[in-house]
Molecule: Glycine riboswitch aptamer
Organism: Actinomycetota bacterium
RNA sequence: AUAUCCCACCCGGGAGAGACCCGCCCGCCGGCGAAGAGCACGGCGAGGCGGGCGCCGAAGGGGCAACAGCAUCCCCGGAACCUCUCAGGCACCAAGGACCGGGCCGGGACUG
Numbered sequence: 001a002u003a004u005c006c007c008a009c010c011c012g013g014g015a016g017a018g019a020c021c022c023g024c025c026c027g028c029c030g031g032c033g034a035a036g037a038g039c040a041c042g043g044c045g046a047g048g049c050g051g052g053c054g055c056c057g058a059a060g061g062g063g064c065a066a067c068a069g070c071a072u073c074c075c076c077g078g079a080a081c082c083u084c085u086c087a088g089g090c091a092c093c094a095a096g097g098a099c100c101g102g103g104c105c106g107g108g109a110c111u112g
Stems, first nucleotide, its partner, number of pairs: 004109004009103005018053001020052006026045005031039002054090003060086001061084003067077001069075001
């Protein structure tokens, strides 16, 4: 230096789970009212915020087997898409997203 690998960055793909209940606000329709201001009377809203219960697991986080260390035990190390759901998330969109593919003269490891 090449090849390979890791990290960062860029592009593409990328699942799951309440259209639940309650309260308030907002918007629309109806009613009353001068066709206005308004009333908060009724209804609708997968609208916004908050609370409750339920649910999901593929950011992150926690847990552990075989195995290995130790004369043995204890103890230490010990993976995940497994598990727990702390965090996060639960119509569409957006955001996030393990992982996969590609790019990348940015950084690093290793070999020769």